[in-house]
Context: one part of a larger RNA
């Protein structure tokens, strides 16, 4: 570079937006740039191939052919693809009218429960575990009853349920705001896919300031265990977990499956919406979400209209294992570190 790959073997970027680029629906003309086909020129000679000759062969050499798939030039087709112009609605969007949701931010509120304070009952014990001890408790604990305090986290409803790009979202109410879905018409008229940089958004941990701490708890500090036990089991704990605002920018960020369009039996279950019914229900129809199976795929697990089937755009990647996702060197970060990303050498 050509090819073959990327569910589980190497291989899909965590995820979206989006500049370039690339790729594009349906019909008419009209250019002819790409395309096709003809003619002309041009492609140096020598080499190299082919036919044939000369040196007694052969190396060499000489002659003539083909070839040089390439470029310019004109003359002709117009299907395709490209351009202009024009027109459509099936793609893509607005408007309208309807339900549906833990989709996002802010603000307030509400009960269980948990610790902790204060009173009151009340007396020897609790608490813990496989046993147990650290530890708590005659300075009244555990238990229980009353009332205050604080912080986090919403228990049933919950469902292979719902939202949202993806990470994620879960009491209650308000406000603000985002998106999909359905219905029926009326607009607009390819306005669309995809996306190299790029730019936002991105669990937990972790970092900076300043709060804020009830429970849980790295770390540590004790009791056990044990041959040791720098673990698991307890008691107890400080960072953290919370909260504003700034960073990181990683995760088995998993569907280990990129995004988007068609097209290839079906049978159940289930969410939201629609139509039609002899409405007990059943039936057809749109999106979603799950189980199972046709054909088809697969190296085999298994996929199977929510594809890993058939096909087509357009990004990412991956090319034997360890060295190494390391050095080094840019970039980015407060710092941890990301990130890009190798080679010696060895099997």
């Nucleotide at each position: 570079c050509u090819g073959g790959g990327c569910g589980u073997a190497a291989a899909g970027c965590g995820c979206a937006c989006g500049c370039a680029g690339g790729c594009g629906g349906c019909g008419u003309g009209a250019a002819u740039a790409g395309u096709u086909a003809g003619a002309g020129g041009u492609g140096a000679a020598a080499g190299g191939c082919c036919u044939g000759g000369g040196c007694u062969c052969a190396a060499c050499c000489c002659a003539g052919g083909a070839a040089c798939u390439g470029c310019c030039u004109u003359u002709a087709a117009u299907a395709c693809u490209u351009u202009c112009a024009u027109g459509c609605u099936a793609g893509a969007g607005u408007a309208c009218u309807g339900g549906a949701g833990a989709g996002g931010g802010u603000a307030g509120u509400g009960g269980a429960a948990u610790u902790c304070c204060a009173a009151g009952u009340g007396u020897a014990g609790a608490g813990g575990u496989g046993a147990a001890a650290u530890u708590c408790g005659u300075a009244g604990a555990u238990a229980u009853u009353u009332g205050g305090a604080a912080g986090a986290a919403c228990a049933c409803c919950a469902g292979u349920g719902g939202c949202g790009a993806a990470g994620g979202c879960g009491g209650c109410u308000a406000c603000c705001u985002g998106g999909a879905c359905a219905g029926a018409u009326a607009c607009u008229g390819a306005c669309g896919c995809u996306g190299a940089g790029g730019u936002g958004c991105g669990a937990a941990a972790g970092c900076g300031u300043g709060g804020g701490g009830a429970g849980c708890g790295a770390a540590c500090a004790g009791g056990a265990u044990u041959a040791g036990a720098u673990a698991c089991c307890c008691u107890g704990g400080u960072a953290g977990u919370c909260c504003a605002c700034g960073c990181c920018g990683u995760a088995a960020a998993c569907g280990a499956u990129g995004a988007g369009u068609g097209c290839u039996a079906g049978u159940u279950g289930u969410c939201g919406g629609g139509a039609g019914u002899u409405a007990g229900g059943c039936u057809c129809u749109c999106g979603g979400u799950g189980a199972c199976g046709c054909a088809g795929c697969u190296a085999a697990c298994g996929c199977g209209u929510u594809a890993a089937g058939c096909a087509c755009u357009c990004c990412g990647c991956c090319u034997g294992g360890g060295g190494a996702g390391u050095a080094c060197g840019g970039c980015c970060g407060c710092a941890a570190g990301g990130u890009u990303a190798a080679a010696a050498c060895u099997c």

Small-subunit ribosomal RNA, central domain from an uncultured Alphaproteobacteria bacterium, 347 nucleotides, folded computationally. Rfam family: Bacterial small subunit ribosomal RNA. The coordinates come from a structure-prediction model, not an experiment, and the mean pLDDT is 89. The full RNA is in RNAcentral, with records from Greengenes.